This is a predicted structure of a 74-nucleotide RNA (transfer RNA) from a Bacteroidales bacterium. NCBI's taxonomy places the organism under Bacteria, Pseudomonadati, Bacteroidota, Bacteroidia, Bacteroidales. Its Rfam family is "tRNA". The family's RNA type in Rfam is transfer RNA. The prediction has a mean pLDDT of 80.
[in-house]
RNA sequence: GGACCCGUAGCAUAAUUGGAUAGUGCACCUGACUACGGAUCAGGAGGUUAGGGGUUCGAAUCCCUUCGGGUUCA
Numbered sequence: 001g002g003a004c005c006c007g008u009a010g011c012a013u014a015a016u017u018g019g020a021u022a023g024u025g026c027a028c029c030u031g032a033c034u035a036c037g038g039a040u041c042a043g044g045a046g047g048u049u050a051g052g053g054g055u056u057c058g059a060a061u062c063c064c065u066u067c068g069g070g071u072u073c074a
Stems, first nucleotide, its partner, number of pairs: 001073007010026004019057001028044005050066005
């Protein structure tokens, strides 16, 4: 340098070939329980879906480009 794959919350992961308020687990916060903590139970907060542009009534999903990571070829 060429080809291909991946990027979603602090971490991990889902979203049925475009459809509505993007879910789940752990972690975190609050409360209950407890002498305290842990465990358990209830509730809550947290997301520019890597950045930008385009297509569409509608984009995490499709197209282009940039960035980052990986595999492979030379």